[in-house]
The RNA shown here (transfer RNA) has 73 nucleotides and comes from a Candidatus Berkelbacteria bacterium.
Its Rfam family is "tRNA". It is annotated as a transfer RNA. Its family is annotated with triplet codon-amino acid adaptor activity in the Gene Ontology. About the family: Transfer RNA (tRNA) molecules are approximately 80 nucleotides in length.
The prediction has a mean pLDDT of 81.
RNA sequence: GGGCCGUUAGCUCAAUUGGUAGAGCGCCGCCUUUGCACGGCGGAGGUAUGGGGUUCGAAUCCCCAACGGUCCA
Numbered sequence: 001g002g003g004c005c006g007u008u009a010g011c012u013c014a015a016u017u018g019g020u021a022g023a024g025c026g027c028c029g030c031c032u033u034u035g036c037a038c039g040g041c042g043g044a045g046g047u048a049u050g051g052g053g054u055u056c057g058a059a060u061c062c063c064c065a066a067c068g069g070u071c072c073a
Base pairs, nucleotide, nucleotide: 001072002071003070004069005068006067007066010025011024012023013022019056027043028042029041030040031039049065050064051063052062053061
């Protein structure tokens, strides 16, 4: 320098290939216990790496940039 993949909640990752963003763990509250843990129930928490474009509508498609991984030179 070039090819490919990735970037979504605090962490690890999903989303049937365009239609109002989810799970597990963690966190908070309640129940249970003499108390803790386990378990059960509920809740808070992201506008999706940044910008632009297409579309009635974009995490999802296109372009540019940044960062990370990997391969080639």